[in-house]
A computed fold for a 476-nucleotide part of an RNA from uncultured Lactobacillus sp., annotated as small-subunit ribosomal RNA, 3' major domain. The prediction has a mean pLDDT of 83. RNAcentral holds the full RNA, with entries from ENA, Greengenes and SILVA.
Context: one part of a larger RNA
RNA sequence: UGACGGGGGCCCGCACAAGCGGUGGAGCAUGUGGUUUAAUUCGAAGCAACGCGAAGAACCUUACCAGGUCUUGACAUCUAGUGCAAACCCUAGAGAUAGGGUGUUUCCUUCGGGAACACUAAGACAGGUGGUGCAUGGCUGUCGUCAGCUCGUGUCGUGAGAUGUUGGGUUAAGUCCCGCAACGAGCGCAACCCUUAUUAUUAGUUGCCAGCAUUAAGUUGGGCACUCUAAUGAGACUGCCGGUGACAAACCGGAGGAAGGUGGGGACGACGUCAAGUCAUCAUGCCCCUUAUGACCUGGGCUACACACGUGCUACAAUGGUUAGUACAACGAGGAGCGAACCUGUGAAGGCAAGCGAAUCUCUUAAAGCUAAUCUCAGUUCGGAUUGCACUCUGCAACUCGAGUGCAUGAAGCUGGAAUCGCUAGUAAUCGCGGAUCACGCACGCCGCGGUGAAUACGUUCCCGGGCCUUGUACA
Numbered sequence: 001u002g003a004c005g006g007g008g009g010c011c012c013g014c015a016c017a018a019g020c021g022g023u024g025g026a027g028c029a030u031g032u033g034g035u036u037u038a039a040u041u042c043g044a045a046g047c048a049a050c051g052c053g054a055a056g057a058a059c060c061u062u063a064c065c066a067g068g069u070c071u072u073g074a075c076a077u078c079u080a081g082u083g084c085a086a087a088c089c090c091u092a093g094a095g096a097u098a099g100g101g102u103g104u105u106u107c108c109u110u111c112g113g114g115a116a117c118a119c120u121a122a123g124a125c126a127g128g129u130g131g132u133g134c135a136u137g138g139c140u141g142u143c144g145u146c147a148g149c150u151c152g153u154g155u156c157g158u159g160a161g162a163u164g165u166u167g168g169g170u171u172a173a174g175u176c177c178c179g180c181a182a183c184g185a186g187c188g189c190a191a192c193c194c195u196u197a198u199u200a201u202u203a204g205u206u207g208c209c210a211g212c213a214u215u216a217a218g219u220u221g222g223g224c225a226c227u228c229u230a231a232u233g234a235g236a237c238u239g240c241c242g243g244u245g246a247c248a249a250a251c252c253g254g255a256g257g258a259a260g261g262u263g264g265g266g267a268c269g270a271c272g273u274c275a276a277g278u279c280a281u282c283a284u285g286c287c288c289c290u291u292a293u294g295a296c297c298u299g300g301g302c303u304a305c306a307c308a309c310g311u312g313c314u315a316c317a318a319u320g321g322u323u324a325g326u327a328c329a330a331c332g333a334g335g336a337g338c339g340a341a342c343c344u345g346u347g348a349a350g351g352c353a354a355g356c357g358a359a360u361c362u363c364u365u366a367a368a369g370c371u372a373a374u375c376u377c378a379g380u381u382c383g384g385a386u387u388g389c390a391c392u393c394u395g396c397a398a399c400u401c402g403a404g405u406g407c408a409u410g411a412a413g414c415u416g417g418a419a420u421c422g423c424u425a426g427u428a429a430u431c432g433c434g435g436a437u438c439a440c441g442c443a444c445g446c447c448g449c450g451g452u453g454a455a456u457a458c459g460u461u462c463c464c465g466g467g468c469c470u471u472g473u474a475c476a
Stems, first nucleotide, its partner, number of pairs: 001476002003473003007470007015460002019423005026314008034305002042053002064300007073125001077124002079121005087102006106115003127289002130287003136283002138278003141274001143272001148187006154163003167178003193266004198234007207224003212221002237260001240254005316416001320375007332363003337356002342351003382413001387408007429452007
C1' cells in the first nucleotide's frame, strides 16, 4: 500500500421489511447430469453452465457410429500433355460409383496462339469441427451503469509511498459548493444520439371526414379543419415565488405547464478482477494425422430411459367451464411470397382465383371484455395426459423421428414439505397479436407489440451485495 475481520462509523441497492404473483407437489415440453448404446458428436459448470452456442437434428444440417468407396484428392495455386464441357437416356448397384448410348457446344485473336472449362500424369501441396482458450488475436460474460481509476508539476517522507482523491455539507454520481500544500489534467459520471409524452410549421396519397351533396360502404364529388404519417423547429433550465441552509452548493413546498427537478425507456459499460468463456463463427503460433484424424455415399444416431436437477407450459376450477350474440389494438411480414371472395368438407384442409413488391391488397375474425342462457361444488359440462381408429399438409421420403384435424378414450391433479424466485407503475399480474430461423415443424422457447390493470414500502435492527472513512492483523 492492499486484502481480510462473526471490528467501528456513514451511505446505497426489490438486499431485507411491507405487499402481489410464482417455483418446489401433478401431467407435459425443453435443457443438463447419470445410465445405456455401435454411436447416443462437441462445447458451456456456483452467482456469471443447465428453453445456453442451436434465430428451428426426418435426409441435408452433422462434426458421431456401422457398412460400402476414393487417394494431388470434395476445395485452391503452379507445371506438362490432350481437347473439349454441361445435360439427357439405358444397365448394375443401397447409393457413392462403374459401363454403354444420345449429344455435340464458349470468348478473344496479329490465325501462331491465348483465356475459361474438362480430363490425364507427376509432384510441390491441399485438407483436418484433430490437440492446446494455461501460447494468442478478436469477440463476450461478471463485479456493475457500481462511482470509481489514474497522471503531470509541486510539496512531505531515507524509502515503499503519501498528498491531490482526505475534511464540512450535498448529490443518482470523485455531482456540485466551501475549506485545505496543493495546483491542474485525463479515462469514467452527466450531456451530446434514438424513442416516447405536448405543440407549431411544411406536406395531403395509398391516410383522414367537420360542414355540403352522394353511397350498402369515406363509396364518390369535394375538402386537408381534425386523426394520422414524417421532416424541421419550439418546449424543462431548479428558469420563477416562498422557506431552510454558511450570504454557498443544495433541499423542501408552490405557481405556471402536456410534461418538474435525470419526465419514462433505450443505446452507451472507466482502470481492472475471475490464467472466467470461446482454437467448433472467424483468424492464428506450436504439436499431431497425410491410401487417413482428409474426402464421398447409404443407413443409423444426436429423439435411448430405472432415475436426479434446472427452466417453462397447462391445470387443479364458479373472480370458473360451455354455448350464442356483440365491441375495441399496436408492432410487424409478404414474390420459389401473402393469398381475399366464392364453392366443397364436421374439421385440419382442398378447388378455383381477385388483389398486392403493398399507409392501397393480403396475413387479420385480436383475446381477455360486455350481454344472455346453462352447469351448482362433483374428480364434475373441472382437467386434459395417454391410447385406438379415420384423415389433412409439407416434403424424394414422416418406421426409427414431423405438425395438424375429427370421433372415441378420458390418467395424474382438489393449491403443493424444507426451501426458494420475480416485481416499486402503465410496473406486477393477466389477455391475445406479430416476427426472425424456416420446405414442413416438434415454439409451451426467444425477440418485439399492444389490451385490461393492482397491492405495498413503517423503516434500515437483521440476511445478501456494493461504496467511502477509520481501526486491528502471526496474511501478500